A computed fold for a 1413-nucleotide RNA from a metagenome, annotated as small-subunit ribosomal RNA. The RNAcentral record of the sequence draws on SILVA.
[in-house]
């Protein structure tokens, strides 16, 4: 100091949160001990008991009660008597009770601060001075007797005192009336001098010294009153006030006044907030802050109010009185029912409220107050203690060594290492604290007493001696023995602290984001660790961060905010000079601003906290002296702001009146016929009673084409034909004239589009509402036909708009360029130039940015108006205008963490440009109908294993499911297993044969038994123990590899510089060109990567090289065969070159390139195929290929066997396969490949069979043998039919494989001869050696469901105008409230719960106002 949280990422604007300090606090967990403070915030609610104000005999009359002295009785310890003394109940009298202690109801005021004034006033006890106290006299309490009453407490009578009370005297400088002079001063007025008149005092006590009285004067204390200035909230409170304001008089008080009365005026107070209504004791200061501020007023000090509620006065100095009266009222208590008591906001202490706040303690020893000469006597003030972690501060719960880094515990990559952790044990030590035991202060100074001295009978001093609640405390000291003391919260990011298990959007957690649906560092638990620490969180307030109400310090074009627009009141501001004041201001100086806090130093308590002492400071007020630059007042003057003259210009300005021509529509006549008229397309509607069109003529209302413009006018709304008539303005010239006369401007007040209300007129046209045809899933819309209010006029009202440049007005300054409208410029339609609009690009400079940019959103200064998150809401209520729609002021309850600005990527768009692509079209051929294969769904089943599942799954994993595979299911079996390794022992088996049970696996009996050898063991097997198991169980959303798709589409990025606060741009855009971000050219970019492409392979031509198993052109031999000898030319074989580069030539191009049926050439413009797959996407799809985390299973979810299933089948879908036929079938003859495989093989040749095929035999481990063509082509039939087409199914024989063809194989003969005659919406390939036919190999495999799949040849096409439109795609742009990205977001009802609110037939209770009683 900052941070978190709005987006895909940015910057900004903003609110919400958080970190901090505080707190009279409270709840949870927890607990050693001290020192200081604190301690009902709620119900100013009720109060049981006790205590909180008495005191003086030195003012009196006196003697209940104590104690003492006398004395009487007499029962020797009781009774009684005397006021004699100390002393004192009650009782008169004085002083106090108005202090001190509570509490904060009530109060928005002279209450409270502060700062004056009182020439309008008091003052007890206290001090200082002056006098002065003389004589009378009546009563009453008490005390005693009598009476009423329960009580409380009253009535009579007698008597009695005083420092109680009366009356005389005597007196002043008091007081009051007359009235003079002087001074002084603040308007009334004061003060001093002097006169003369009148009126009033007094108490005694006594130890003779003093205490006390009285009366006047001062002084000091304390009041009282009065001003000026400060001091909440609402205007959704705007008018209020009758004693109200002010005068006279006259009561009245200490004292001024409407304080109170009469009378007389009619004022007073208010937007600078009057009244009302709400809330609220005020302030030194406390918290919090950098500071201004904002909150707050327990505690302690000030002032004020209160004292059960209202009210009222007495006494007193001094009260309208807390522990005093009295009246009324609640309420609560005694009672004999007649009547009384009471007032804890005192101290304790109970109830009750409530989350919440304590002891019916101790002492007057200190300090302090009452009263007393004094001793003393009261004192819940006060000091002390008690209880409470309530807060602040101290201590402390051990120090030191100690590594095998020890044991558990926890994690881990686990034979091992990590952490706990020097931690523990264990060794040395210390002993605060606790526990015991001893010693022990200060707080005491003064009083009093006894003495001595000074002095003189009491003041002062000295000495000695008495008086301690706390307290045997605080402190010292000894002993004991680590012994008596650790916890709370968190640990996902904010914000220090990480892992494991449980858990599975359950349970649960949050302060804001937010976590939790099976790997949770966010839940809950452990281990670890972090942070405070006798405390530690939580939870409630206040301040801070929050410049988030901005005075210091915001903003208003688009984020919330400029009023619709003038005029003008009050305010606010305000041109030069020049004189004067001196109110602001600024500066010295006095006063005051209480202490206490704060600060700063010093000191005291071991230290702190506390507390003491001194300073500063206390930013404030007033008061005085000065300055006079500015502001202000007061004079003068000036012209440049502002105005006015005069002369012009200009314009849809404004009002009211005439006049026009086009249209449109309506009548009326002709003219003339089948339609018009509308629409995307129709219909309604008009129309043979003559429409529409066409022509004349009439008539009617409303608007004004072209001119017309980014033009003018005008304050804004708004304003458009021509022309009069009245008005207003702006400008420009000229500089004659006033001389600051301005600028803004709350409330007023004019004015104001449209619609929309009244009144009355008008209505062509247009046209809400209606009404009727379409469209449509509906169509209360958009079309379309018709068609009322209105639109128009005249008067009134309404008063709002995206009344907008979303940008108040007014003034100065500040750089350019370009257009334009109107004037000046000497005459001109020319022009430098200048003036005033209206406009456009562009700088500085501002802005978040977009943008604004002399018509600023720069930069200054003046006013005004407005904003303070979204929603709720411009809603409600309440008040005001409205005729009435409305409108104008203008909320909160709840509720969310956002909402929003502008700018960026990106995706999207039934926007836009360019392009591409078997995407469309153009063409060929199929699929959708049929039958069959096959593969998915579905159904079924025990079981029909399991994955894939828009494109991108569905002849797909599976390139070969009868057993087996196999994972499914039924049964039956094995548990260390079925396989493999190591290690150790122990065998010489193992195995084979044979029997028995068995479906088999097994089980279970009989029998047989290796090998080398240096004998030492060594190999092998097998049995046995022991560690490693096994799982096609689960997660492809935890992975790794791999694979699909977009897509072979042409993107995709990175360095460094440049641009942007920044996300990001640029580069990668733009013009051209390619197939291609290919390649040229501009270019703040410049180069680079990954991708294209080229480099590889096939193939197409061809030189060289090489010639067997392959070729044979010439020769030679052979019957027939390259068969033989030969040959190296050819074909081919399999290795190495060559060539193809838009290289040439023509033309278009700046260039890259095009283009050309050019030339060459086997290929020409990538020749033609393939491998080759950028960054990424799709949580795509594999845990069942293979690998691997986590989880789950273990006599089983592992494993081993038989035998079933995966091959079921109303039904559905994908992919084929085979037809339908004549381009065809059938049937004979005939030719021509390429690539492959082969030894449990392919198999020539021969036999046999009709045929699958079998039985001989022979070649070949392959350019040697051998598997091997078919459309084609020749010829012949069939002649349009369910057929000689078409082959399904279904009989019945057979053939191969194999243990074994029954669920369940292929084949091959005879026979059978289904459907089906080209196949609906719609839909797939395919641009050339392609489609489209036609056969030929391979894999896998014993066979084989193969019509699949990978491969290879034969034959061998048509079509492409073109990109408008479907599909995907690529570049640029635009627009966006989407970013999970349009399959996005998102609006409003609606269920059912929940929160808040309003309405109800009522019902019940509280306040409160008013009437009446």
């Nucleotide at each position: 100091a900052g941070a978190g949280u709005u987006u895909g990422a940015u910057c900004c604007u903003g609110g919400c949160u958080c970190a901090g300090g505080a707190u009279g606090a409270a709840c949870g967990c927890u607990a050693g001990c001290g020192g200081c403070a604190g301690g009902c915030c709620u119900a100013a609610c009720a109060c049981a008991u006790g205590c909180a104000a008495g005191u003086c005999g030195a003012g009196g009359g006196g003697u209940a009660a104590c104690u003492g002295g006398g004395g009487a009785g007499c029962u020797u310890g009781c009774u009684c008597c005397c006021g004699c003394a100390g002393a004192c109940g009650a009782c008169c009298g004085g002083c106090g009770c108005a202090c001190g202690g509570g509490u904060g109801a009530g109060u928005a005021a002279c209450g409270c601060g502060u700062a004056u004034g009182c020439a309008a006033c008091c003052u007890g006890c206290c001090c200082c001075g002056u006098a002065c106290a003389g004589g009378a006299g009546g009563a009453u309490a008490g005390c005693c007797c009598g009476g009423g009453g329960a009580a409380a407490u009253u009535c009579g009578g007698a008597u009695u005192a005083a420092u109680a009370c009366u009356c005389c005297a005597u007196a002043a400088u008091u007081c009051c009336u007359u009235a003079a002079a002087g001074u002084g001063g603040c308007a009334u007025c004061a003060c001093u001098u002097a006169a003369a008149g009148g009126u009033u005092a007094a108490a005694g006590a006594u130890u003779u010294a003093u205490c006390g009285g009285u009366a006047c004067g001062g002084g000091a204390u304390g009041g009282g009153c009065a001003u000026g200035c400060g001091u909440g909230a609402c205007a959704u409170u705007a008018g209020u006030u009758a004693g109200u304001u002010g005068g006279u008089a006259a009561g009245g008080u200490a004292a001024c006044g409407g304080c109170u009365u009469a009378c007389c005026a009619a004022g007073g107070c208010a937007u600078c907030g009057a009244u009302g209504u709400c809330u609220a004791c005020g302030g030194g200061g406390u918290c919090u802050u950098a500071a201004a501020g904002g909150a707050u007023g327990g505690u302690c000090c000030c002032g004020c109010a209160c004292a059960c509620u209202g009210g009222u006065a007495c006494u007193g100095a001094g009260a309208c009185a807390c522990g005093g009266a009295c009246c009324a009222g609640a309420c609560u208590c005694c009672u004999a029912c007649g009547g009384g008591a009471g007032g804890c906001a005192g101290c304790a202490g109970u109830g009750a409220g409530g989350a919440a706040u304590a002891u019916u303690g101790g002492u007057c020893a200190a300090u302090g107050g009452g009263g007393g000469c004094a001793a003393c006597c009261c004192u819940g003030a006060a000091c002390c203690a008690g209880c409470c972690a309530u807060g602040c501060c101290g201590c402390g719960u051990g120090g030191a060594g100690g590594a095998a880094g020890a044991c558990u515990g926890c994690c881990c990559u686990a034979c091992g290492g990590g952490u706990u952790g020097u931690a523990a044990a264990c060794u040395c030590c210390u002993u605060u604290u606790a526990u015991u035991c001893g010693g022990g202060a200060a707080u005491a100074a003064a009083u009093g007493u006894g003495u001595c001295c000074a002095c003189g009978u009491g003041u002062g001093g000295a000495u000695a001696u008495u008086u301690g609640c706390a307290u045997g405390u605080a402190c010292c000291g000894a002993a004991c023995g680590a012994a008596u003391a650790a916890g709370c919260a968190c640990c996902g990011g904010c914000u220090a602290a990480c892992u494991c298990c449980g858990u599975g959007c359950c349970a649960g957690c949050a302060g804001c984001c937010g976590c939790g649906g099976u790997a949770a560092u966010a839940c809950g638990g452990a281990g670890g660790g972090u942070g405070c620490g006798a405390g530690c969180g939580u939870u409630a307030u206040c301040c801070g961060g929050a410049u988030u109400u901005a005075u210091u310090a915001g903003g208003u074009u688009u984020a919330a905010a400029g009023g619709g627009u003038g005029c003008g009141u009050a305010g606010g501001c305000g041109g030069g000079c020049c004189u004067u004041u001196a109110a602001g201001u600024c500066a010295g100086u006095g006063g005051u601003g209480a202490a206490a806090u704060c600060c700063u130093c010093c000191c005291g308590c071991u230290c702190a906290a506390c507390g003491g002492g001194a300073g500063a400071a206390c930013u404030g007020c007033c008061a005085u002296u000065g300055a006079u630059a500015c502001u202000g007042a007061a004079g003068g003057u000036c012209u440049u702001g502002a105005g006015u003259a005069u002369a012009g210009u200009u314009g849809a300005g404004g009002u009211a009146g005439g006049c026009g021509g086009a249209a449109u529509g309506u009548g009326u006549a002709a003219u003339g016929u089948a339609g018009c008229g509308g629409u995307g397309a129709a219909a309604u509607g008009c129309a043979u009673a003559g429409a529409u069109a066409u022509u004349a003529c009439c008539c009617a209302g409303a608007a004004c084409a072209c001119c017309a413009a980014u033009u003018g006018c005008g304050a804004a709304g708004g304003c458009a034909g021509c022309u009069u008539a009245c008005u207003a303005a702006a400008c420009u010239a000229u500089u004659a004239c006033u001389g600051a006369c301005g600028c803004u401007g709350a409330u007023g007040c004019a004015c104001g589009a449209a619609a929309g209300c009244g009144u009355g007129g008008g209505u062509a046209g247009c046209g809400a509402a209606c009404a009727g045809g379409a469209u449509u899933a509906g169509a209360u819309a958009c079309c379309c036909u018709g068609g009322u209010a209105g639109u128009c006029c005249a008067c009134g009202c309404c008063g709002u708009a995206a009344a907008c440049g979303a940008u108040g007005u007014u003034c100065a300054c500040u750089g350019g360029c370009u257009g334009u409208a109107u004037g000046c410029g000497a005459u001109a339609c020319a022009c430098a130039g200048u003036a005033u609009g209206c406009g456009g690009c562009u700088g500085a400079g501002c802005g978040a940015a977009a943008g604004c940019a002399u018509u600023a959103a720069g930069u200054g200064a003046g006013c005004c108006a407005c904003c303070u998150g979204g929603g709720g809401a411009g809603u409600a209520c309440g008040u005001u205008g409205g005729c009435a729609a409305c409108a104008a002021u203008g909320a909160a309850a709840c509720u969310c963490a956002a909402a929003g600005g502008a700018a960026u990527u990106g995706g999207c768009g039934g926007g836009g440009g360019c392009c591409c692509g078997c995407a469309c079209a153009a063409g060929c051929g199929g699929a959708g109908g049929a039958a069959c294969a096959u593969g998915u769904g579905g159904u079924u089943u025990a079981a029909u294993u399991c994955g894939a599942u828009a494109a991108u799954a569905c002849g797909c994993g599976a390139g070969g499911a009868a057993c087996c595979u196999u994972a499914c299911c039924u049964g039956g079996g094995c548990u260390u297993a079925a396989a493999u390794g190591u290690a150790g022992g122990u065998u010489g088996c193992a195995u084979g044969u044979a029997g028995u049970g068995g479906a088999a696996a097994c089980a279970u009996u009989a029998c047989u038994u290796u090998c080398c050898u240096a004998c030492g063991g060594g190999a092998c097997u097998a049995c046995u123990u022991a560690c490693a198991a096994g799982g096609u169980g689960c997660u492809g959303c935890a992975u790794g590899g791999c694979u699909g798709u977009c897509g072979u589409c042409a993107g995709c990025u990175c360095g460094u510089g440049c641009c942007g606060u920044g996300a990001g741009g640029u580069g990668u855009c733009g013009g051209g060109u390619u197939a291609a971000g290919u390649c040229c050219c501009a270019u703040a970019a410049c180069g680079a990567g990954c991708g294209c492409a080229a480099c590889c392979c096939c193939u197409a031509u061809u030189g060289c090289u090489a010639g067997u198993u392959a070729c044979c052109a010439a020769c030679g031999u052979u019957u027939a065969a390259g068969g033989c000898g030969g040959g190296g030319a050819c074909u081919c074989u399999a290795g190495u070159g060559a060539g193809a580069c838009u290289g040439c030539c023509a033309c278009c191009g700046u260039a890259a390139g095009g283009u050309g049926u050019g030339a060459g050439g086997a290929a020409g413009g990538u020749g033609g195929g393939g491998a080759u797959g950028a960054c990424g996407u799709c949580a795509a799809g594999u845990c069942a290929g293979c690998a691997c985390g986590g989880c789950c299973c273990u006599u089983a979810c592992g494993u081993c066997c038989a035998g079933g299933g995966c091959u079921a089948c109303a039904c559905a879908c994908g992919u084929g396969u085979u037809a339908c036929a004549a381009u065809g079938g059938c049937c004979g003859g005939u030719a021509c490949a390429a690539a492959g495989g082969g030894c449990a093989g392919c198999u020539a040749c021969c036999u046999g069979g009709u045929g699958a095929c079998a039985g001989g035999a022979u070649g070949c481990u392959a350019a040697u043998c051998u598997c091997u063509a078919a459309a084609g082509c020749c010829g012949g039939u069939c002649u349009c039919a369910g057929u000689u087409c078409g082959g399904a199914u279904c009989g019945a024989a057979g053939u191969c494989u194999g243990c074994a063809a029954c669920u369940c194989g292929a084949c091959u003969c005879c026979a059978u001869g289904a459907a089906g005659u080209c196949g609906g919406a719609g839909u797939c390939g395919c641009u050339a050696g392609u489609a489209a036919u036609c056969c030929c190999g391979g894999a896998u495999c014993a066979g084989c469901a193969a019509c699949g799949c990978c491969g290879g040849g034969g034959u061998g096409a048509a079509u492409a105008c073109g990109u408008u439109c479907c599909c995907g795609g690529g570049c640029c742009u635009u627009g966006u409230a989407c970013a999970c990205a349009c399959c996005g977001c998102c609006c409003g009802u609606c269920a059912a719960g929940c929160c808040a609110u309003g309405g109800g037939a009522g019902c019940c209770g509280g306040g409160g106002g008013u009437a009446c009683c």
Description
The prediction has a mean pLDDT of 82.